[in-house]
RNA sequence: AAUUUGUUUCGGGGCGAGGUGAAGUAUGCACUGCAUACCAUUCCUCACCGGCAGUAUAGUCUGCGAGCCGUGUAUACGGCAUGAAACGGUGUGACUCCGUUACCGACGGUAUAGUCCGGAUGGAAGAAACAAGAU
Numbered sequence: 001a002a003u004u005u006g007u008u009u010c011g012g013g014g015c016g017a018g019g020u021g022a023a024g025u026a027u028g029c030a031c032u033g034c035a036u037a038c039c040a041u042u043c044c045u046c047a048c049c050g051g052c053a054g055u056a057u058a059g060u061c062u063g064c065g066a067g068c069c070g071u072g073u074a075u076a077c078g079g080c081a082u083g084a085a086a087c088g089g090u091g092u093g094a095c096u097c098c099g100u101u102a103c104c105g106a107c108g109g110u111a112u113a114g115u116c117c118g119g120a121u122g123g124a125a126g127a128a129a130c131a132a133g134a135u
Base pairs, nucleotide, nucleotide: 004132005131006130007129008128009127010126016046017045018044019043024038025037026036027035028034029033047115048114049105050104051064052063053062054061059103060102067080068079069078070077071076085101086100087099088098089097107118108117109116
């Protein structure tokens, strides 16, 4: 120095403002209904967020992880699902930087959710440190 094994630690961010008001709740009435009030982080407008490895620095390139089902005590194995970008510029080199304009975001719950609540004080891609062995 590279490699193997073990242990420990770490390992996902984001709601504020305005509008609307189906259903529901409350009240009233002339009650198969109507009116009024309340009511959305889910709807509409604006706002906000971006796991890991690779590569010229990446949510949108390449690969990986997170979910669900089945078998199994378990390691694990099998199956299903797995999003989204263009243009211009700089440079030897960028789909990564700079500029402009876009777009995307699991499952269950609930007024339709990337941002709320829940599985999850969980798990994982992986990162670091330490120890040991052999070359």
Molecule: FMN riboswitch aptamer (RFN element)